Description:
The prediction has a mean pLDDT of 81. Predicted 3D model of a 74-nucleotide RNA (transfer RNA) from Parcubacteria group bacterium SW_6_46_9.

[in-house]
RNA sequence: GGCCUCGUCGUCUAAUCUGGUUAGGACGCUAGGUUUUCAUCCUAGAAAUACGGGUUCAAAUCCCGUCGAGGUCG
Numbered sequence: 001g002g003c004c005u006c007g008u009c010g011u012c013u014a015a016u017c018u019g020g021u022u023a024g025g026a027c028g029c030u031a032g033g034u035u036u037u038c039a040u041c042c043u044a045g046a047a048a049u050a051c052g053g054g055u056u057c058a059a060a061u062c063c064c065g066u067c068g069a070g071g072u073c074g
Stems, first nucleotide, its partner, number of pairs: 001073007010027004020057001029045005050066005
C1' cells in the first nucleotide's frame, strides 16, 4: 500500500443483514425503602449510536469519505 471485519451509556452487550414503538438488557453509579449499621433485597433515576456528508417522509441501520482498532495479502 490492496482487501476484509469492527466502532452504541462508566464497562459488557441487543437492535443493523430486512430503515419505522421513548435505542433495550446486565453489571456499576445516584436517591429512596428495608436493616441497630453494613451487605443483601425492593423501587425509582441519570447515562450511549466514532466524526463529516449524502439518500429518504423517516437513518444506530443504506451509500460515500475521514479517523481509530483488529485480521489478511504482498

About this RNA:
Rfam family: tRNA. The family's RNA type in Rfam is transfer RNA. NCBI's taxonomy places the organism under Bacteria, Bacteria candidate phyla.